[in-house]
RNA sequence: GGGGCUAUAGCUCAGUUGGUAGAGCGUCUGAAUGGCAUUCAGAAGGUCGAGGGUCCGACUCCCUCUAGCUCCACCA
Numbered sequence: 001g002g003g004g005c006u007a008u009a010g011c012u013c014a015g016u017u018g019g020u021a022g023a024g025c026g027u028c029u030g031a032a033u034g035g036c037a038u039u040c041a042g043a044a045g046g047u048c049g050a051g052g053g054u055c056c057g058a059c060u061c062c063c064u065c066u067a068g069c070u071c072c073a074c075c076a
Stems, first nucleotide, its partner, number of pairs: 001072007010025004019056001027043006049065005
């Protein structure tokens, strides 16, 4: 220098042919218990890596950039 993959909640990850974003764990609140553990119910938590474009509408399609992993090439 070239190619490929990944980036979504605090963590690990889903998300169908573009239609308005979820699960588990964790956190908080309440109930059961004398208390802890545990169980049940509920809640909070997201600019979907960044910027731009297409579209009525973008996590999803196109372009550029950033970070990580990986392969190839070059130098030694």
This is a predicted structure of a 76-nucleotide RNA (transfer RNA) from a sheep gut metagenome. Its Rfam family is "tRNA". By type it is a transfer RNA. Its family is annotated with triplet codon-amino acid adaptor activity in the Gene Ontology. The RNAcentral record of the sequence draws on MGnify.